[in-house]
Molecule: Bacterial small signal recognition particle RNA
Organism: Planctomycetota bacterium
RNA sequence: GACGAGGGGCCCUUGCAAUGGGGGCCUUGCGAACCUGGUCAGGGUGGAAACACAGCAGCCAUAAGCUUGCGUCUCUUUGUGCGGGGGCCUCUCGUCGAU
Numbered sequence: 001g002a003c004g005a006g007g008g009g010c011c012c013u014u015g016c017a018a019u020g021g022g023g024g025c026c027u028u029g030c031g032a033a034c035c036u037g038g039u040c041a042g043g044g045u046g047g048a049a050a051c052a053c054a055g056c057a058g059c060c061a062u063a064a065g066c067u068u069g070c071g072u073c074u075c076u077u078u079g080u081g082c083g084g085g086g087g088c089c090u091c092u093c094g095u096c097g098a099u
Base pairs, nucleotide, nucleotide: 001096002095003094004093005092006091007090008089009088010087011086012085013084014083015082016081017080018078020076021075022074023073024072025071026069029066030065036061037060038059039058044053045052046051
C1' cells in the first nucleotide's frame, strides 16, 4: 500500500410501532321563539251545523353547528422504541505485496 473480516462513531434513507396534531367516514348525545318538518291542547277564521282551514305553546323528529369514542381510514409531527438499506470517519485482526 492492496484486499478481506470484525468493532465503534456520525450522517442519509426506509418499514413497523409509540407520541402529539389535522381531515374523511361511522358512532354517542345536544341542537331552530318565527325564518325546518310532523302532530298540533287552548284560542282563531269560515260555516246554521256537521265539519273544514290556517296555526302559537307543548311534544316528536331533524338541518347547519357543537359534542362523543379502546371505532375505522388517511395525512402529518418527533431530543421516542425495535428493525432494513446505503455513505463517510476511525480502531483491531488476518492475508498478500513493496521498502